[in-house]
RNA sequence: CAGAGUAGUAAAAUCGCGUUAAGUGCUUUUCCAUGGGAAGUUGGGAAUUGACGAACACUAAAAGUGGCGGUGGUUUUACGCGUCCGCUG
Numbered sequence: 001c002a003g004a005g006u007a008g009u010a011a012a013a014u015c016g017c018g019u020u021a022a023g024u025g026c027u028u029u030u031c032c033a034u035g036g037g038a039a040g041u042u043g044g045g046a047a048u049u050g051a052c053g054a055a056c057a058c059u060a061a062a063a064g065u066g067g068c069g070g071u072g073g074u075u076u077u078a079c080g081c082g083u084c085c086g087c088u089g
Stems, first nucleotide, its partner, number of pairs: 001089003008079009017069003026050001029047004036085003040081001056066003
């Protein structure tokens, strides 16, 4: 001098959940984790408080199928810690 490396973010695919309303988003409070290490910001997660809120259709019911939800998981691709120390060349 250069590089690697987090939590996560976006898109796609796939498997689910709900549609008899959970989930998502907003909000209150507390806690947790967050490049390999330290402290730490921002984001992230869990629980919790409050408010708001939806697209169903077909079949004879269930089951099933097609949709819908600013819905969950996994995989792939792209992006990806500001300081100090460390690692590789």
Molecule: THF (Tetrahydrofolate) riboswitch aptamer
Organism: uncultured Anaeroplasma sp.